[in-house]
The RNA shown here (transfer RNA) has 73 nucleotides and comes from a Chlamydiota bacterium. The organism belongs to Chlamydiota, within Bacteria. It matches the Rfam family "tRNA". Rfam's curators write: Transfer RNA (tRNA) molecules are approximately 80 nucleotides in length. By type it is a transfer RNA. Its family is annotated with triplet codon-amino acid adaptor activity in the Gene Ontology. RNAcentral holds the sequence, with entries from ENA.
RNA sequence: GCACCGGUAGCUCAAUGGAUAGAGUACCUGGCUACGGACCAGGAGGUUAGAGGUUCGAGUCCUCUCCGGUGCA
Numbered sequence: 001g002c003a004c005c006g007g008u009a010g011c012u013c014a015a016u017g018g019a020u021a022g023a024g025u026a027c028c029u030g031g032c033u034a035c036g037g038a039c040c041a042g043g044a045g046g047u048u049a050g051a052g053g054u055u056c057g058a059g060u061c062c063u064c065u066c067c068g069g070u071g072c073a
Stems, first nucleotide, its partner, number of pairs: 001072007010025004018056001027043005049065005
């Protein structure tokens, strides 16, 4: 340099172009317990890498840029 894959909550990952973007774990609060852990209930946590475009509607499709990975040279 070229090609391909990926970027979504602190972390690991879901989400057919149509909902208020969800789950596990972690975190916080309460219950339970002699205390803690485990367990149970609840809560908070998101510029879906950035910009533009298509569409009535985009995490999802298109273009460019950035970051990471793999292959080729």